[in-house]
RNA sequence: UGACUAUAAAGCCAAACCUAUAGCGAUAUAGGGACGGAAAGCCACGAAUCUUAAAUAGAUAGUCGGGUUGCUAAA
Numbered sequence: 001u002g003a004c005u006a007u008a009a010a011g012c013c014a015a016a017c018c019u020a021u022a023g024c025g026a027u028a029u030a031g032g033g034a035c036g037g038a039a040a041g042c043c044a045c046g047a048a049u050c051u052u053a054a055a056u057a058g059a060u061a062g063u064c065g066g067g068u069u070g071c072u073a074a075a
Stems, first nucleotide, its partner, number of pairs: 005073001012037002017032006035062001041068003045065003048060004
């Protein structure tokens, strides 16, 4: 260098569902739990979806794109 990538090991995250708490709600946080994940780390910038009676207010980064940072490794 291979790496804008195979595989193995180690470690990491944690969908559905259940319980508690917060919220009108989408959802969030904590515990249990594992469907999956190589950025399923972080950022609502563009699109999308969802919530709210409605909004110039919110939610989703595990819907897609974009930005940014980053662990291990063979032939």
This is a predicted structure of a 75-nucleotide RNA (c-di-GMP-I riboswitch aptamer) from a Sulfurovaceae bacterium. Its mean pLDDT, the model's own confidence on a scale to 100, is 80. Of the family's consensus pairs, 94% are formed in the model. The organism belongs to Sulfurovaceae, within Bacteria.